Parts: sequence; structure tokens; C1' cells
RNA sequence: GGGCCUGUAGCUCAGCGGUAGAGCAGCCCCCUCAUAAGGGGUUGGCCCUUGGUUCGAUCCCAAGCGGGCCCACCC
Repeated sequence: GGGCCUGUAGCUCAGCGGUAGAGCAGCCCCCUCAUAAGGGGUUGGCCCUUGGUUCGAUCCCAAGCGGGCCCACCC
């Protein structure tokens, strides 16, 4: 330098055009003599950034930034 994949809640990941969900974690409650386990409830993200398309973008397109894999070049 080229190609491909990827970026969503504190963490691991879904979602894939109509104002975003699960599990774990956190908080509260139930249960227990108590703890753990178990059960119920609840908090938490305008989806990496900037533009474009669209009535409408987390989703499609372009560029950039970060991460991963492969190739090439140099040494």
C1' cells in the first nucleotide's frame, strides 16, 4: 500500500429502513435464622465520527477514525 470482517447499555452480543432488546453486572423486594442459590421488579445506550440518499437511517452509500484477519512491498 491492497482486500475482507468489525464498531449498539459497565461487559458479551442480538436487531437490520418506521424514534433499540437479551443475558450478565448494578439497585430494590420476596424467600432463608443468616448467606448462597432461586423468583419478581427496576435503572442504564439518541447505536464510533462527518457527510449523502430517503418523508424517515443503528440499518443503505461515501470518506475518516479505532480493532481483527489475510496479501504485497521494504529491511
This is a predicted structure of a 75-nucleotide RNA (transfer RNA) from candidate division Kazan bacterium RIFCSPHIGHO2_01_FULL_49_10. Its Rfam family is "tRNA". It is annotated as a transfer RNA. Lineage of the source: Bacteria > Bacteria candidate phyla > candidate division Kazan-3B-28. The coordinates come from a structure-prediction model, not an experiment, and the mean pLDDT is 82.